[in-house]
RNA sequence: AGAGUUUGAUCCUGGCUCAGGAUGAACGCUAGCGGGAGGCUUAAUACAUGCAAGUCGAGGGAGAAUUGGUUUUCGGACCGAGGAAACCGGCGGACGGGUGAGUAACGCGUACACGACCUACCUUUAAGAGGGGGAUAGCCCUGGGAAACUGGGAGUAAUACCGCAUAAUAUUGGAUAAGUUAGGUAGAUUCAAUUAAAGUUGAGGCGCUUAGAGAUGGGUGUGCGUCUGAUUAGGUAGUUGGUAGGGUAACGGCCUACCAAGCCGAUGAUCAGUAGGGGGCGUGAGAGCGUGACCCCCCACACGGGUACUGAGACACGGACCCGACUCCUACGGGAGGCAGCAGUAAGGAAUAUUGGACAAUGGGGGCAACCCUGAUCCAGCCAUCCCGCGUGCAGGAAGAAGGCCCUACGGGUUGUAAACUGCUUUUAUGAGGGAAGAAAUGACUUGAUUUAUCGAGUUUUGACGGUACCUCAGGAAUAAGCACCGGCUAACUCCGUGCCAGCAGCCGCGGUAAUACGGAGGGUGCGAGCGUUAUCCGGAAUUACUGGGUUUAAAGGGUGCGUAGGCGGCCUAAUAAGUCAGGAGUGAAAGUUAUCCGCUUAACGGGGAAAUUGCUUUUGAUACUGUUAGGCUAGAAUAAGGAUGAGGUAGGCGGAAUGUGGCAAGUAGCGGUGAAAUGCAUAGAUAUGCCAUAGAACACCAAUUGCGAAGGCAGCUUACUGGACCUUAAUUGACGCUGAGGCACGAAAGCGUGGGGAGCGAACAGGAUUAGAUACCCUGGUAGUCCACGCCCUAAACGAUGCUCACUCGAUGUAUGGGAAGGAAUUUUUGUGCAUCCAAGCGAAAGCGUUAAGUGAGCCACCUGGGGAGUACGACCGCAAGGUUGAAACUCAAAGGAAUUGACGGGGGUCCGCACAAGCGGUGGAGCAUGUGGUUUAAUUCGAUGAUACGCGAGGAACCUUACCUGGGCUAGAAUGGUAGAUGACGAUUUGGAGAAAUCUGAGUUUCCCUUCGGGGCAUUUAUCAAGGUGCUGCAUGGUUGUCGUCAGCUCGUGCCGUGAGGUGUUGGGUUAAGUCCCGCAACGAGCGCAACCCCUACUGCUAGUUGCCAGCACGUAAAGGUGGGGACUCUAGCGAGACUGCCGGCGCAAGCCGAGAGGAAGGUGGGGAUGACGUCAAAUCAUCAUGGCCUUUAUGUCCAGGGCGACACACGUGCUACAAUGGCCAGUACAGAGGGUCGCAAUACCGAGAGGUGGAGCCAAUCCCAGAAAACUGGUCUCAGUUCGGAUUGGAGUCUGCAACCCGACUCCAUGAAGUUGGAAUCGCUAGUAAUCGCGCAUCAGCCAUGGCGCGGUGAAUACGUUCCCGGACCUUGUACACACCGCCCGUCAAGCCAUGGGAGCCGAGGGGACCUGAAGACGGUGACUUAACGGGGAGCUGUUAAGGGUAAAAUUGGUGACUGGGGCUAAGUCGUAACAAGGUAACCGUA
Repeated sequence: AGAGUUUGAUCCUGGCUCAGGAUGAACGCUAGCGGGAGGCUUAAUACAUGCAAGUCGAGGGAGAAUUGGUUUUCGGACCGAGGAAACCGGCGGACGGGUGAGUAACGCGUACACGACCUACCUUUAAGAGGGGGAUAGCCCUGGGAAACUGGGAGUAAUACCGCAUAAUAUUGGAUAAGUUAGGUAGAUUCAAUUAAAGUUGAGGCGCUUAGAGAUGGGUGUGCGUCUGAUUAGGUAGUUGGUAGGGUAACGGCCUACCAAGCCGAUGAUCAGUAGGGGGCGUGAGAGCGUGACCCCCCACACGGGUACUGAGACACGGACCCGACUCCUACGGGAGGCAGCAGUAAGGAAUAUUGGACAAUGGGGGCAACCCUGAUCCAGCCAUCCCGCGUGCAGGAAGAAGGCCCUACGGGUUGUAAACUGCUUUUAUGAGGGAAGAAAUGACUUGAUUUAUCGAGUUUUGACGGUACCUCAGGAAUAAGCACCGGCUAACUCCGUGCCAGCAGCCGCGGUAAUACGGAGGGUGCGAGCGUUAUCCGGAAUUACUGGGUUUAAAGGGUGCGUAGGCGGCCUAAUAAGUCAGGAGUGAAAGUUAUCCGCUUAACGGGGAAAUUGCUUUUGAUACUGUUAGGCUAGAAUAAGGAUGAGGUAGGCGGAAUGUGGCAAGUAGCGGUGAAAUGCAUAGAUAUGCCAUAGAACACCAAUUGCGAAGGCAGCUUACUGGACCUUAAUUGACGCUGAGGCACGAAAGCGUGGGGAGCGAACAGGAUUAGAUACCCUGGUAGUCCACGCCCUAAACGAUGCUCACUCGAUGUAUGGGAAGGAAUUUUUGUGCAUCCAAGCGAAAGCGUUAAGUGAGCCACCUGGGGAGUACGACCGCAAGGUUGAAACUCAAAGGAAUUGACGGGGGUCCGCACAAGCGGUGGAGCAUGUGGUUUAAUUCGAUGAUACGCGAGGAACCUUACCUGGGCUAGAAUGGUAGAUGACGAUUUGGAGAAAUCUGAGUUUCCCUUCGGGGCAUUUAUCAAGGUGCUGCAUGGUUGUCGUCAGCUCGUGCCGUGAGGUGUUGGGUUAAGUCCCGCAACGAGCGCAACCCCUACUGCUAGUUGCCAGCACGUAAAGGUGGGGACUCUAGCGAGACUGCCGGCGCAAGCCGAGAGGAAGGUGGGGAUGACGUCAAAUCAUCAUGGCCUUUAUGUCCAGGGCGACACACGUGCUACAAUGGCCAGUACAGAGGGUCGCAAUACCGAGAGGUGGAGCCAAUCCCAGAAAACUGGUCUCAGUUCGGAUUGGAGUCUGCAACCCGACUCCAUGAAGUUGGAAUCGCUAGUAAUCGCGCAUCAGCCAUGGCGCGGUGAAUACGUUCCCGGACCUUGUACACACCGCCCGUCAAGCCAUGGGAGCCGAGGGGACCUGAAGACGGUGACUUAACGGGGAGCUGUUAAGGGUAAAAUUGGUGACUGGGGCUAAGUCGUAACAAGGUAACCGUA
């Protein structure tokens, strides 16, 4: 110090989350020791038991137990010692200890004040203590009561109580004068009156009274500071003040009477909620924020509430009285009690300890003291609750052991020097031994000084902790390691299991068969006697921003103005010194914090002295700035005079056009309306036309990027009244200013009220259309409204989404309206005020803003703090209502959002291309058949391919085989291959039996190795063994291959430049092209993959070469024939060349290039065709071609065999073939190809058969022979429009061929049969030239063939293209976007279901507080007062008044819980209905209103 998370990516805004520290903690797992701390945060709930406050005999009497003596009638009596329990009396129980309920307060903190006060014990000063009195406890006697307790009688003491005496520096009252102070309550002098005392003794003392002072402790007052809520705005009658009195230690409405009407409050009164405050503590760089355990200070409280008494001090924790609740005892009549003291118990709770020891130390009370008391305190016990320290060993040790885990698995890696093993050490633990400091005093004894007092010295006495800390010795590595995590943040990775299951998760998110994220394991990382989790606080968060944020579009500028309070405020001079600054003084307790020094072996911990304590008070000084006061100025502001300006406002008058309506005229059948229609109007005369009349509303042109206004808003002309800004002059005032919380006023449209008005338009409504529906869009009508007057409403996307004012900061341009200068004018120039456009700097996340700032500064106001819930609920205010203003929470999500980028998309735009449309030709869709698919069926109908891009596809050929499927029968290291080791010399071949469907099983016969260096090797079989096998799954784990976009023209890179960045530029633009083809321009310059070319075929030609090809000329020869000699001319073959390049000409053009039926040429503008397929897209296809990870299977999912199936058949679809005929069918005759194939082959001639074919076999391993007759065509004949001489399905019969075998299930031939079909609905396909159409030929696969398929070959050989509006697909540029899984996208609302929180709600149940009334204990203050005393200026029962806790009654307000029902809201993979929004979202969207 940051990080993760919104997006395809980016920048920003913004929330959520994490890493750190902390805790009086708790929980989980684990646990060796020591030191120091801490330990009911909840029920201020209830408490059994014990202890926590007593002490003094040197105040008093009395006197038990025990005991001495005398005496005795042995019962006792007397005199002593002794001094318990209790009593009177004194002091202390107001401290110490606990708790935090209450309290928002002078309670606390801090600083002052008391001229308004008290203070026992202590210190000091001064003075004094004379003399009397009567009681009362105890004790004794006697009653009542269960008890607690209590009555009566007799008698008694005091340092108990009461008079008298004396007395002032006391108290009260008066007088005097001077002076002080804010203030005659202080001081001085003086007079009068009043008030004291206690003794005891060991004779030293200790006490007593009065007064003063001090110290200590308290009381009171004041300034400042001290939580949240305004959805709490008014509160207050003893209230505020005065006078008098009372009361108090003391001031005071503290209380009472009377008088006045004040007092507090937006600088937040009152009310409500919450809370003890501070020193401090946690965190933080700090400022802050949070907190108030332990320790210290203060306050408050002591079962709840009230009250006083005593006392120096209390309204009193372990005192009293009363009321209340609760508990206990009881003899039912009455009584007792208060752990928020220490332990402890119960309860509550996630949770917090022993019914311990000691007064040894420190401190406290009493006492002269000894001493007693002390759950204060000091110690110990329990608890890893926290902090600190130590240990669990150290060194060597590689066969890198075994085992585990992982892997590419003969082997390697890791655990890991880790272990074993060797050597060493002994902290800790254990055992044994020794053994503290803390102790100083006091007391006692001895002794010294000195006058007893008092002080000093010596000896002695005293330790709970504790035989503890600590030290020494002994043996022995011996007694001692866990927890969390390992996807990113965040250090740390693999295997197995699981399979959106189980589970994890702080956020993002993991898990649907290869999970580093779940569970386990191995390994690793972090910390370590702890480690994690949970909770809470601070931090990070500049995410409330004082330090230190924002508001055009992200949340956020009030709709606008005027203006109150407040805040801020021009220049000069003087004074002052409040703010401010500097110095001094006081205070800011201690502890704590920080640095330093010191002590425990170290540290934690403790001690010492510093610093700090940022504050408050006071004082002295400074005077720049701010403030205040006084004086002045004119630059701000205002006024005046003159001028000019405009749809500024209000009221009145007037005008024309248009529209509607009415009348008249004229005129006839339609008008109107729409995408198209219909409703509607019209023969009762419409519409259209003309004239006249009338009504209401709005003001064409001018008109503009114009003008005016604070905003809303304002538009015909004119009049009246009226507001403003502007310019000039610089005459007047002299800071009069700016902003503006509340407040007041204005405020579009819609809406409301009353009354008018009503032409057009037009919510609602009606009808007609559209539609699946159409409560809409469109059409025909039409009410409110729109208009006017008056009164309300008060909201808008009231927008520049930009508050107002002032100052400063380069320029350019246009325009509106003023002034000045020059000029004759045109015009030029200058200076203002506005409205606009573009830019420098700067700013900004960017878009953009940019003197009209969103720049740089100043002042003031308003507003914001994640999205949703929600501008909702409740409350309050306003309103006639509608509603407006103010304005939450629960709950829920991890985003919501802004700007820009790249794509994709659009029922956006522009440009362009393609058999895309159009123009044509021929088809499909109808029929029959073939074939593929779906479906169905089946034991099986094996599997895959499924929009385009599956469907005559994988398959270039299923009768068996193939074959993967089904049924049945067999085999199990297996049907095939390889390695190692061993065995055998065979295996096998052939002949032949049996069983069987075959596989297979079981026999018989014949025959039988090779090479050799003799070691062996090869070959074959078999055994064992290692590798099996799988067309089983996953194409969504993959390689390879392929389809498609698409042979579309695109896709990228380097460097540079631009941008914060994604990214852009280049690749866009202007032309051009088939093309990102080329040219020009350009912050780009180049390059790559694509395009093109290079390759092949074809078209012309040359050269070379002629066999199997060819034959012009020469010769031979035949019926004929290149048949033969020969030839290379030609065709042809096959090799090398040439040729075409917009090269030439003309036109256009800068160029690229285009045009020209141009020339030339066989060919002309890539000549035609092929091969060739960029980056990528579709998780496209294929695990069944092959390969391959993982999973599954192993007497089976492997393998062998027979038979069946893949060929089924109501049906549906695709692709084809044949047709429906005369451009034809049939018959006969005649002609012309190319490219292929052939020895397990093609097969001629010949013969046989009607034919398929058979017999037979020349020739040919092919330019030689064969397949092999090409067909359409042409010639001739026939048929004559018909279900035919068309068509050939189907079926019957007879055959041929292949093959082990044609039943399921082959092809072909012949005879016979002769179905549908007469040109095909919606729709749809192919093709632009040697193409379509049509005709035949060949080949692969193959025994044969279901081939009408596929791949090739040639023959004949068209039509049409105006053109790019439209459909489809594509390319480029641009635009919008809420899409990015990318429009097959996204997304809204109702309804239905579940869950959750919440509002209303007849009510019901509580809680706290206030006021009213009734009642009213103790007590206090009064009145009266029988009575009473030793006391008479005393006490005082009783009765009674006031006050008063509490109780009760009734009403109202506040607040919480609950409630049938009800309202909306949120959330929840796959519900319903529609399609609102995002593209022009298919009616642009949105805001306000009805």

Small-subunit ribosomal RNA from an uncultured bacterium, 1490 nucleotides, folded computationally. The coordinates come from a structure-prediction model, not an experiment, and the mean pLDDT is 82.